Small-subunit ribosomal RNA, 5' domain from Pseudothauera lacus, 524 nucleotides, folded computationally. The organism belongs to Pseudothauera, within Bacteria. Its mean pLDDT, the model's own confidence on a scale to 100, is 86. It matches the Rfam family "Bacterial small subunit ribosomal RNA". Its family is annotated with ribosome and structural constituent of ribosome in the Gene Ontology.
Context: one part of a larger RNA
RNA sequence: GAUUGAACGCUGGCGGCAUGCUUUACACAUGCAAGUCGAACGGCAGCGGGGGCUUCGGCCCGCCGGCGAGUGGCGAACGGGUGAGUAAUGCAUCGGAACAUGCCCAGUCGUGGGGGAUAACUACUCGAAAGAGUAGCUAAUACCGCAUACGUCCUGAGGGAGAAAGCGGGGGAUCUUCGGACCUCGUGCGAUUGGAGUGGCCGAUGUCGGAUUAGCUAGUAGGUGGGGUAAAGGCCCACCUAGGCGACGAUCCGUAGCUGGUCUGAGAGGAUGAUCAGCCACACUGGGACUGAGACACGGCCCAGACUCCUACGGGAGGCAGCAGUGGGGAAUUUUGGACAAUGGGCGCAAGCCUGAUCCAGCCAUGCCGCGUGAGUGAAGAAGGCCUUCGGGUUGUAAAGCUCUUUCAGUCGGGAAGAAAAGGCGGGCUCUAACAUAGCCCGUUGCUGACGGUACCGACAGAAGAAGCACCGGCUAACUACGUGCCAGCAGCCGCGGUAAUACGUAGGGUGCGAGCGUUAAUC
Numbered sequence: 001g002a003u004u005g006a007a008c009g010c011u012g013g014c015g016g017c018a019u020g021c022u023u024u025a026c027a028c029a030u031g032c033a034a035g036u037c038g039a040a041c042g043g044c045a046g047c048g049g050g051g052g053c054u055u056c057g058g059c060c061c062g063c064c065g066g067c068g069a070g071u072g073g074c075g076a077a078c079g080g081g082u083g084a085g086u087a088a089u090g091c092a093u094c095g096g097a098a099c100a101u102g103c104c105c106a107g108u109c110g111u112g113g114g115g116g117a118u119a120a121c122u123a124c125u126c127g128a129a130a131g132a133g134u135a136g137c138u139a140a141u142a143c144c145g146c147a148u149a150c151g152u153c154c155u156g157a158g159g160g161a162g163a164a165a166g167c168g169g170g171g172g173a174u175c176u177u178c179g180g181a182c183c184u185c186g187u188g189c190g191a192u193u194g195g196a197g198u199g200g201c202c203g204a205u206g207u208c209g210g211a212u213u214a215g216c217u218a219g220u221a222g223g224u225g226g227g228g229u230a231a232a233g234g235c236c237c238a239c240c241u242a243g244g245c246g247a248c249g250a251u252c253c254g255u256a257g258c259u260g261g262u263c264u265g266a267g268a269g270g271a272u273g274a275u276c277a278g279c280c281a282c283a284c285u286g287g288g289a290c291u292g293a294g295a296c297a298c299g300g301c302c303c304a305g306a307c308u309c310c311u312a313c314g315g316g317a318g319g320c321a322g323c324a325g326u327g328g329g330g331a332a333u334u335u336u337g338g339a340c341a342a343u344g345g346g347c348g349c350a351a352g353c354c355u356g357a358u359c360c361a362g363c364c365a366u367g368c369c370g371c372g373u374g375a376g377u378g379a380a381g382a383a384g385g386c387c388u389u390c391g392g393g394u395u396g397u398a399a400a401g402c403u404c405u406u407u408c409a410g411u412c413g414g415g416a417a418g419a420a421a422a423g424g425c426g427g428g429c430u431c432u433a434a435c436a437u438a439g440c441c442c443g444u445u446g447c448u449g450a451c452g453g454u455a456c457c458g459a460c461a462g463a464a465g466a467a468g469c470a471c472c473g474g475c476u477a478a479c480u481a482c483g484u485g486c487c488a489g490c491a492g493c494c495g496c497g498g499u500a501a502u503a504c505g506u507a508g509g510g511u512g513c514g515a516g517c518g519u520u521a522a523u524c
Stems, first nucleotide, its partner, number of pairs: 001524004006520005013371006020363001021329001026327003030324003035074003040071002043067002047065003050061004081282003090207007099199003104195008112146001114144002121136006152161003166187006174181002208254003215245003220242008257279004261272004284305005307318004335361001337360003343357001344355004374404004384395004408465001410460005418451001423445008468513005473494003479508005489496002
């Protein structure tokens, strides 16, 4: 000099854009943060319609819009947080072969015929509660056989094994038990091939300090055979061999998430890893598996432990390193806000619902950037202050005065872009028996804004509301007076102060930066 996720002191007008627990991975009150689908299903608790009965009090009917709870599907493995652990099962770069893959895309082939349950519900019972039990009824895209098998898998090459589910819209003939069959369109479902993207695994190189850590290692190193896995492999097991690593630093100890990057520097390098992005690890502590395409799962389960809470003492409940917020720790770090309008995600045919992701707003000079605190004129060089050699000098064109302007703040008025989709209407093309539906395209019309009456624009009044901080001995830009008298004090280094201190304190003056300025800490 540059820099900072800074803090502290003094001061503080406005705006834009960013950032904001670096410490206790300490404990957490409260609310919210993952749901959705009635176009899978049986149904009908509640709401609104409709219908029936009525003694006018009400009662009944899922008939309709819909829908609590339940069965079922998908999602919940993403998104969000944190950096404890980890010095290599990590990360970065470059390679590799023995793998998996829901949703998505493309291709091929199917989607036939049956069955038994169960929740909800009803009845009863136990329990303080959490919850649980018994009996009975019922449905499905839930579950299980049978049939079939283009691919697929196994094989002793003969053969063997294995599947599915429907739902919604529309309709001219024909049939009909009047429900529909049937046809068709859409969407699902099953098998299989390929793709895309994603993920699992392996190798090489690089990746902090300590030798006052020199030897370490028995599943250890390798082989054979098996088991296991989606998959290679001591990953695991039986047997065999006796190896393997290490001064090119093994092992041990300490420290640490890694990278793109960031800061600094002419560079080489050094330091660092907040925000943003990629990867990894973790979710009260330790362990475990279940489900599933995917987890050994932050807002799932089980066990153990510590802690907190409820209890009728028998037993139960919980996990903010999600967003806010509280206590504590600390020099120190924000609102228990708004909205799903946009972007994105989950579910859904869609409408839509959910979304503390996200977009916004709030707080803080924490940082960067921009603007303002007025402009011109004005010598009697006013008054006052300070100094003085008492002549004057300086503050100083500074003020006053005169002439102007009105940014920003204030008041009033106007007022966005961010919104295109969706939806309606018309037309065309494709599917089709069909100008029925559905899909695509074109034209036209048109709903939706948290921010926000915000940005922006216009008008009004009046210089009106807006300057401080540090320093002035040398380094280092900037000097005098008074007070003090080795005292009080200053100080980054050298050093000042013991009676004329440009070094302490105050004043006047000056210098530097300026809504900031200094100090402290840290890095280069």